Overview
SAM riboswitch aptamer (S box leader) from a soil metagenome, 122 nucleotides, folded computationally. Rfam family: SAM riboswitch aptamer (S box leader). Its family is annotated with regulation of gene expression in the Gene Ontology. From the family's description: The SAM riboswitch is found upstream of a number of genes which code for proteins involved in methionine or cysteine biosynthesis in Gram-positive bacteria.
RNA sequence: CUCAUCCAGAGGGGCAGAGGGAACGGCCCGAAGAAGCCCCGGCAACCGCACUCGAGCACGCGUCACGCGCGCCCGGUCACGGUGCCAACUCCGUCCCGCGGUUCCGCCGCGGGAAAGAUGAG
Repeated sequence: CUCAUCCAGAGGGGCAGAGGGAACGGCCCGAAGAAGCCCCGGCAACCGCACUCGAGCACGCGUCACGCGCGCCCGGUCACGGUGCCAACUCCGUCCCGCGGUUCCGCCGCGGGAAAGAUGAG
């Protein structure tokens, strides 16, 4: 930089001491201990592995021949590996569009899109 996903899911203990939820504005969480570090556990999105599971076969190898075997590939399963994650919709909003309300040119509500952010892969 590109692509994909982000309304679900997931604890306990120790050390530690005041902050944290990206920024800003809100609003939340926090001494019935924040951030951070460690141990054990869990969740399951991406990549890898595996599968006596289901489907397909353009190419390659095998076969007298056949998806039949190898192989490739889609779905599913699995927690095994690498990351990630375990308050609140990515907590809400920040810009644009549409609809409605209105004390009407300002504000509020609803819906959609984007930007930004996070994670994974290349």